[in-house]
RNA sequence: GCACCCGUAGCUCAGCUGGAUAGAGUACCUGACUACGAAUCAGGGGGUCACAGGUUCGAAUCCUGUCGGGUGCA
Numbered sequence: 001g002c003a004c005c006c007g008u009a010g011c012u013c014a015g016c017u018g019g020a021u022a023g024a025g026u027a028c029c030u031g032a033c034u035a036c037g038a039a040u041c042a043g044g045g046g047g048u049c050a051c052a053g054g055u056u057c058g059a060a061u062c063c064u065g066u067c068g069g070g071u072g073c074a
Base pairs, nucleotide, nucleotide: 001073002072003071004070005069006068007067010026011025012024013023019057028044029043030042031041032040050066051065052064053063054062
């Protein structure tokens, strides 16, 4: 330099062929339980869906560019 893949909660990830209120596990906070913790149970907060633009009635999802990470080739 060229090609391909990835970027969604603090972390690990799901999200099908564009339409749901954007989700799960874990972590964190609160409560229950306990002599106190741990474990368990219940509840809660946390997201510009990397960034910008475009298409569309409607975009995490499609298109373009930029940035970051990974793999292969030279």
The RNA shown here (transfer RNA) has 74 nucleotides and comes from an Alphaproteobacteria bacterium. Model confidence (mean pLDDT): 80 of 100. Its Rfam family is "tRNA". Rfam links the family to the GO term triplet codon-amino acid adaptor activity. It is annotated as a transfer RNA.